Predicted 3D model of a 329-nucleotide part of an RNA (large-subunit ribosomal RNA, domain IV) from a Nitrososphaerales archaeon. Its Rfam family is "Archaeal large subunit ribosomal RNA". Rfam 15.1 lists 2,955 matches to the family in 1,139 species. RNAcentral holds the full RNA, with entries from ENA. The prediction has a mean pLDDT of 87.
Context: one part of a larger RNA
Parts: sequence; C1' cells; structure tokens
RNA sequence: GGUAGGCAAGGGAACUCGGCAAAUUAGCCCCGUACCUUAGGUAUAAGGGGUGCCUGCGAUUUUAGCGAGAAGCUGGGAUCGCAGGUCGCAGUAACAAGGGGGUCCCGACUGUUUAAUAAAAACACAGGAAGCUGCUAGUCCGAAAGGAUGUGUAUAGCUUCUGAAUCCUGGCCAGCAACGGUACCUAAAACCUGGGUCCAACUGGGCUAAGGGCCGUUUAACGCCGGGAGUAACUCUGACUCUCUUAAGGUAGCCAAAUGCCUUGUCGGGUAAGUUCCGACGUGCAUGAAUGGACCAACGAGGGCCCCACUGUCCCUGUCUACUACCCG
Repeated sequence: GGUAGGCAAGGGAACUCGGCAAAUUAGCCCCGUACCUUAGGUAUAAGGGGUGCCUGCGAUUUUAGCGAGAAGCUGGGAUCGCAGGUCGCAGUAACAAGGGGGUCCCGACUGUUUAAUAAAAACACAGGAAGCUGCUAGUCCGAAAGGAUGUGUAUAGCUUCUGAAUCCUGGCCAGCAACGGUACCUAAAACCUGGGUCCAACUGGGCUAAGGGCCGUUUAACGCCGGGAGUAACUCUGACUCUCUUAAGGUAGCCAAAUGCCUUGUCGGGUAAGUUCCGACGUGCAUGAAUGGACCAACGAGGGCCCCACUGUCCCUGUCUACUACCCG
C1' cells in the first nucleotide's frame, strides 16, 4: 500500500456527475402536530419532555387462606400512578432500534419484469371505449380425425386501443381501411354460338361470380388539422376586412415541458455568484385531446432542485486494531 473496522481539534458538502459512502435519528410513555385532501389520510408529520435504582403511599385486577358474604382481614402475583431519596458525563446506558422538511416531473395505487450488467417513467391493473359472435356461433390449435375457449351462452366469450377518481374528449370521410348499396360499366374459365380447317391449330361474339368502377356510412378506424395583405385619435398590437387555398384548417387546455432548433429565449424567485431548479410569458424549428388532453390527495429502493440536522466527502491529513501484502530466517 490493500481489505474490514475504531477515533479525530477547528470548519461543515468547500468533495463530487450526484451528500456516493459515512454520520445523525431510533424502542416505549406523555404533550403536540401544518399545507393539502378523493375527508380515508397526510401523521411516528414537524417539534418538545420523560425513561435507572431505593423507599413510602394509592388505584385496578388476579390468586390462596379465614370468613355466610365480590363485607372485611391476612398473604402472593400483575399493571398503573404519585411523592421523596440516591449514583453517574451518560438510565430504551449493551444488543436491538425511522434523519427530517419544502417543491417540481413521471407513473394513480398494491403488484410484475430483463435467472447472471437495466426494477424503471417499462408491463400489468381496476375503470373507459370500439369491433366480431345467437351457439352446428366467433376466435385459436391441427393435414384430418379431433381439441381449447366451455360442459360456458351476449350481465357471455374473443380481439384491439386507452389506463384510478375528477373536469373533458373539438374540426375533417379528400387519401388509406372497414362495412353497406348498386338501374348501369368492367370482368376469367366453364357453357352457348360464329369464322377457319378433311380434323385441328388459330381467331371472334354472348352470358357471368368474387373483385374493381360508381354511390354512401364509419375516426375512442390508420390518420390529418394552411398561407398572404390591409386595418383603431402617439407608437405598438390587430377585435375587423380582403384574398389564395383545403377534406378540414389545431378548439378546450398545456408549454423553452421527458416535447423549443435558435437557446444559457425574456422577466421574476432562490445564491455573493445558478447552462440545472421553481413561477410566469408564448414568437409552439416540431404541444394538444382514449397514438388520450388537463388536473391530481395517497403511494414510489423512480428522476431534478432547495433547506435543516449531521458528519474525515472535503480543507488535510493523523492515529489505533485485525488480516494481507512486503523484508529476513
């Protein structure tokens, strides 16, 4: 030097990607407890005080004896309380035994997952919605026989999307897809029927299924949701008007966001100083409504930021213990 530990003056996160690691806290009893909230919680919130031993007294309860007696008395045990005393730096003296608070993002939650680098914001979930299906069903396995769902029957089964609750879920059917219709058009073989040939080859016509054309419906189907000018009694802005264009031109909301290139946007807060963080603004490269939008109490070995306490993380190292390394034999 290494590994595992003990201690450390003064400072106290200055360390570092990041308080990683360590330290702090800790049991029980009493007092006390905010914002927010789905009124259940949050909550052991936070923050205080007590805790050993000895003696005395009281209360509750139980048990044995005496007693007619849950009258009472005499003993034993358990629990609780009050008072006085006493020792130490320290009384849950060892072991054991939560650090706490604020704010934001994501996911509602408990749960599940990459056996051996990922536990998560991923999966699932209750709840919501749509589609197929009347049972000899629909979906799936199998070449078939047969089998599963299911010895179930639409309050059921299967498929797909979303993902608690709350407030909501806008416009567009032009493209693509599904479903329905269709007087008409197109449309193969077979069939009917011509030309041609001694027979053929070859070459026409008619009829026609699905499909296609054509016409509709459907977006919690796949998806999509504009541009240019002018305009208000300072300026700016543009409720208003004009115009091109589309199937329709992004509504309610939300935002430099896990989504914003420019960008360390601008303003405010926090710091002496803040590319991160929080609150606003919106000019949104490229936000946006079950590819769900917004909000959100509780929850989370999830992620970001801040504060208190605490500390050898650090200033800046020192020292001790065990084992190992190392040197000699």